[in-house]
Notes:
This is a predicted structure of a 90-nucleotide RNA (c-di-GMP-I riboswitch aptamer) from a Desulfotomaculaceae bacterium. The sequence was found by an Rfam model in a public genome assembly. Rfam family: c-di-GMP-I riboswitch aptamer. Rfam links the family to the GO term cyclic-di-GMP binding. Its mean pLDDT, the model's own confidence on a scale to 100, is 84.

RNA sequence: UUCGUUAAGGGGCAAACCGGCUGAAAGGCCGGGGCGCAAAGUCAGGAGUCUAAAUCACCCCAAAGGUGAUAUGAUCGUCCGGCUGCCGAA
Numbered sequence: 001u002u003c004g005u006u007a008a009g010g011g012g013c014a015a016a017c018c019g020g021c022u023g024a025a026a027g028g029c030c031g032g033g034g035c036g037c038a039a040a041g042u043c044a045g046g047a048g049u050c051u052a053a054a055u056c057a058c059c060c061c062a063a064a065g066g067u068g069a070u071a072u073g074a075u076c077g078u079c080c081g082g083c084u085g086c087c088g089a090a
Base pairs, nucleotide, nucleotide: 001090002089003088004087012037013036017032018031019030020029021028022027035077041083042082043081045080046079047078048075049074050073054070055069056068057067058066059065
């Protein structure tokens, strides 16, 4: 540097679902759980996706309510990219 194979060892992370907390929501955190993962470590920089409290527009005489748009919210276990890294093989 490349690779994760017929291989070795110690391990690591933790999807759905369930309980609790939190948040407007998406989601996050903790415990259980274990589908999977060789970067499922880390960073929202690019694309995608999810959400819409708030803002704006519209409906409505108005209020209440509703509809639409927007990320400033979220996702790195969607992909790309950056940074870092265990073991082993060549």